[in-house]
Predicted 3D model of a 344-nucleotide RNA (Bacterial RNase P class A) from a Gammaproteobacteria bacterium. The prediction has a mean pLDDT of 76. Its Rfam family is "Bacterial RNase P class A". Rfam describes the family as follows. Ribonuclease P (RNase P) is a ubiquitous endoribonuclease, found in archaea, bacteria and eukarya as well as chloroplasts and mitochondria. Rfam links the family to the GO terms tRNA processing, ribonuclease P activity and dimeric ribonuclease P complex. By type it is a ribozyme. The sequence was found by an Rfam model in a public genome assembly.
RNA sequence: GGAGUCGGCUAGACAGUCGCUGUGCCGCAAAGCACAGAGGAAAGUCCGGGCUCCAACGGGCAGAGUGCCAGGUAACGCCUGGGCGGCGCAAGCCGACGGAAAGUGCCACAGAAAACAGACCGCCGAUCUCGCAAGAGAGGCAAGGGUGAAAAGGUGCGGUAAGAGCGCACCGCGUCGCUGGCAACAGCGGCGGCACGGCAAACCCCACUCGGAGCAAGACCAAAUAGGGGAACAUUGGCGUGGCCCGCGCCGUUCCCGGGUAGGUUGCUAGAGGCGCAUGGCGAUGUGCGUCCCAGAGGAAUGACUGUCCACGACAGAACCCGGCUUAUCGGCCGGCUCCCAUU
Numbered sequence: 001g002g003a004g005u006c007g008g009c010u011a012g013a014c015a016g017u018c019g020c021u022g023u024g025c026c027g028c029a030a031a032g033c034a035c036a037g038a039g040g041a042a043a044g045u046c047c048g049g050g051c052u053c054c055a056a057c058g059g060g061c062a063g064a065g066u067g068c069c070a071g072g073u074a075a076c077g078c079c080u081g082g083g084c085g086g087c088g089c090a091a092g093c094c095g096a097c098g099g100a101a102a103g104u105g106c107c108a109c110a111g112a113a114a115a116c117a118g119a120c121c122g123c124c125g126a127u128c129u130c131g132c133a134a135g136a137g138a139g140g141c142a143a144g145g146g147u148g149a150a151a152a153g154g155u156g157c158g159g160u161a162a163g164a165g166c167g168c169a170c171c172g173c174g175u176c177g178c179u180g181g182c183a184a185c186a187g188c189g190g191c192g193g194c195a196c197g198g199c200a201a202a203c204c205c206c207a208c209u210c211g212g213a214g215c216a217a218g219a220c221c222a223a224a225u226a227g228g229g230g231a232a233c234a235u236u237g238g239c240g241u242g243g244c245c246c247g248c249g250c251c252g253u254u255c256c257c258g259g260g261u262a263g264g265u266u267g268c269u270a271g272a273g274g275c276g277c278a279u280g281g282c283g284a285u286g287u288g289c290g291u292c293c294c295a296g297a298g299g300a301a302u303g304a305c306u307g308u309c310c311a312c313g314a315c316a317g318a319a320c321c322c323g324g325c326u327u328a329u330c331g332g333c334c335g336g337c338u339c340c341c342a343u344u
Base pairs, nucleotide, nucleotide: 001340002339003338004337005336006335007334008333009332010331012309013308014307015306016305017304018303020037021036022035023034024033025032039315043326044325046324047323048322049321050320051214052213053212054211063210064209065208066207067206068082069081070080071079072078083097084095085094086093087092098205099204103203104202105199106198107197120145121144122141123140124139127138128137129136130135153171154170155169156168157167158166172194173192174191175190176189177188178187179186180185218266219265220264221263228257229256230255231254232253233252237251238250239249240248241247273292274291275290276289277288278287279286280285310313
């Protein structure tokens, strides 16, 4: 210098004028003054939690989700570190990554055969039969060819009539043990001659997690209306019960309670909060101290104009809050690391 990879920051700047929303001050009010006023994704609403109401002794079934190990966290399907597999020369990136010797099922087309193996081409024909022989058959084989996404361990040597884990070495696989590691797992050694194809994003099995609804949740105040409760008054009358009386119940008036529609208030923004320093930890992150207050509407504010400058400005806008994930995004800046080239 070039190419790449990972992480972080930023999202036109400055000034003026007029508006909009909220809070505070001053005011009876209006006006005025001061301060503050969208994002890295406010988005999708895909996960997780707070908060609220409802339900609930506990447990199970069903259903859904998650799925290598360890840690972090309020929690997670998130994050960090590690393992294994794949890609890349590398930095680094990606992975639904438990179980197929519990059972059931599926494996299109092609192909002889797709899982109790099988034999289309092919090889052999030592042995037996026929034959003088060549050869043919019985029979043996699965090395080679061919099909397929996948063909019943791979490579090599030996062996054989031809072959074959038939034998041996290495690799793979299985199993037992030892060592390292919290673990996933890795390494080493012994044994086994191979038995066990793939698919669980097929049913299923195993382990763990999960009650439902959501701020239009919910709470408070409270005109009105329906039904309800209580007290007082009237004890006059009517009705019911009953043969009759008493009694009791219903019907009356007034007041109170209660109820909760319209409307209003609240929930509502001080929080798993920001920033700085110190500190434990590889890290996610934890702890301590200091400091700051940073939108809160309810038809819903954050805009318009002017001037100057530049590289001429992307995606997009809160509506209960927070942690993630995913998606969109003109550009600019900074840093770590890797590879290549050149020079010293």